[in-house]
RNA sequence: GGGACAGUAGCUCAGUGGUAGAGCAGUUGCCUCUUAAGCAAUUGGCCGCGGGUUCAAAUCCCGCCUGUCCCA
Numbered sequence: 001g002g003g004a005c006a007g008u009a010g011c012u013c014a015g016u017g018g019u020a021g022a023g024c025a026g027u028u029g030c031c032u033c034u035u036a037a038g039c040a041a042u043u044g045g046c047c048g049c050g051g052g053u054u055c056a057a058a059u060c061c062c063g064c065c066u067g068u069c070c071c072a
Base pairs, nucleotide, nucleotide: 001071002070003069004068005067006066007065010024011023012022013021018055026042027041028040029039030038048064049063050062051061052060
């Protein structure tokens, strides 16, 4: 220098054009002598950044940034 893949909640990941979700973690309550475990409720997101397409974009297109891998 060229190519592929990835970037979404604190962490690991779903979501493949029509209201952003799960598990774990956190908070509160129940239970318990206490802790852990268990049960219930609940908080938390400008979907890496900037543009474009569209009535409508996390999703499609272009550029950029970061990471991993491959080629040279």